[in-house]
RNA sequence: AAGAAAGUAGCAGAGUGGUAAUGCAUUUGGCUUGAAACCAGAUGGUGGAGGUUCGAUUCCUUCUUUUCUUG
Repeated sequence: AAGAAAGUAGCAGAGUGGUAAUGCAUUUGGCUUGAAACCAGAUGGUGGAGGUUCGAUUCCUUCUUUUCUUG
């Protein structure tokens, strides 16, 4: 310099147009003499901006960050 890929909760991680799954973590209650484990709940998220669409994590443009390949 050219090309390609990725960015989703505190962490990991699925979801390719119709109200974002799951695990760990946090937290409330139960259980226990108490704690752990276990059981039942709760909180919290789509990198920024714009466009298409009745509707966008998803499609398009751009910016930004990271990674990979070639030289």